[in-house]
Context: one part of a larger RNA
Molecule: small-subunit ribosomal RNA, central domain
Organism: uncultured bacterium
RNA sequence: CUGGGCGUAAAGGGCGCGUAGGCGGCCAGCACAAGUCAGUUGUGAAAUCUCCGAGCUUAACUCGGAAAGGUCAACUGAUACUGUGCGGCUAGAGUGCGGAAGGGGCAACUGGAAUUCUUGGUGUAGCGGUGAAAUGCGUAGAUAUCAAGAGGAACACCUGCGGCGAAGGCGGGUUGCUGGGCCGACACUGACGCUGAGGCGCGAAAGCCAGGGGAGCGAACGGGAUUAGAUACCCCGGUAGUCCUGGCCUUAAACGAUGAAUGCUUGGUGUCUGGGGUUAUAAAGUCCCCGGGUGCCGUCGCUAACGCUUUAAGCAUUCCGCCUGGGGAGUACGGUCGCAAGACUGAAACUC
Numbered sequence: 001c002u003g004g005g006c007g008u009a010a011a012g013g014g015c016g017c018g019u020a021g022g023c024g025g026c027c028a029g030c031a032c033a034a035g036u037c038a039g040u041u042g043u044g045a046a047a048u049c050u051c052c053g054a055g056c057u058u059a060a061c062u063c064g065g066a067a068a069g070g071u072c073a074a075c076u077g078a079u080a081c082u083g084u085g086c087g088g089c090u091a092g093a094g095u096g097c098g099g100a101a102g103g104g105g106c107a108a109c110u111g112g113a114a115u116u117c118u119u120g121g122u123g124u125a126g127c128g129g130u131g132a133a134a135u136g137c138g139u140a141g142a143u144a145u146c147a148a149g150a151g152g153a154a155c156a157c158c159u160g161c162g163g164c165g166a167a168g169g170c171g172g173g174u175u176g177c178u179g180g181g182c183c184g185a186c187a188c189u190g191a192c193g194c195u196g197a198g199g200c201g202c203g204a205a206a207g208c209c210a211g212g213g214g215a216g217c218g219a220a221c222g223g224g225a226u227u228a229g230a231u232a233c234c235c236c237g238g239u240a241g242u243c244c245u246g247g248c249c250u251u252a253a254a255c256g257a258u259g260a261a262u263g264c265u266u267g268g269u270g271u272c273u274g275g276g277g278u279u280a281u282a283a284a285g286u287c288c289c290c291g292g293g294u295g296c297c298g299u300c301g302c303u304a305a306c307g308c309u310u311u312a313a314g315c316a317u318u319c320c321g322c323c324u325g326g327g328g329a330g331u332a333c334g335g336u337c338g339c340a341a342g343a344c345u346g347a348a349a350c351u352c
Stems, first nucleotide, its partner, number of pairs: 003324004007306002012320001014202004021195003025089003029086004034082002036078007043070001050066006092192001093189004097184003104178007111155001116150007126137002163170002207248006216242002221237004259319006267297011279285001301308002325352003334345004
């Protein structure tokens, strides 16, 4: 160097942008001839190995001959493919034009319901909580009820195996700024593409730093129960936190446990969103067709099975990541990063 693999057995990087690199459309285009292919020459020591033959009585052994052996070098030639240069094309990719959808992102403003608290009114002895209770609250007037006010957080119904986003994720309303994808008819650029080691960025929750905020909930903590015990489950309280601004952390069952891209391969049925046709006076609607998403069922095929099945785990190609028995161990050591917590990288002895 080589093998087989990665939904669930070990194994897809959390996700994107992108450097190097790898790979890359059409012209029976032109040129070159580096890869590639062919030939010639040189060389590839001997012994060994293989084959043929000979010699010791055979064999081992020895001797003779042949063959084989290189990603080799030089020269001569071939030009299909790869490559390089030049020219051209439009099917990949992209730009322009016209549309429609969307909780995509950021910022500002704003709304109602509910909880809690405060003040006032009514009102009186309980309330609350549980399996049952108790702690707790309440005659200093609670719970209940009405009115007013304060404040914070989250947005019921709509809500949907519905939508958007690369992933994390995104849900009251209005406005401003802004990203992406999709459809339609043309015009334009002319391979500008795919992947992507390093690198850079994004990245739930918890956690950390500084400053605010704090209604509800609520690690820790206190109390009441339960229990043999109860450092729990249940109950009454309750601090960090949860929220905002700025800065860190960089992890996850970051999951479709399924990397990205492209092409090909029977169907059925929902749904979302564009476009076209049909019927109808118009609209809603009916039916049919062409796209793009998102579900279910399912043929071939695949699979150890379960299952997957045009959204593949089918048939192929390209590129990246990863796996190689269990434990030791995601540990130790070293390094990088971090304020810390720790993260990333990541063994061995030993043992079964």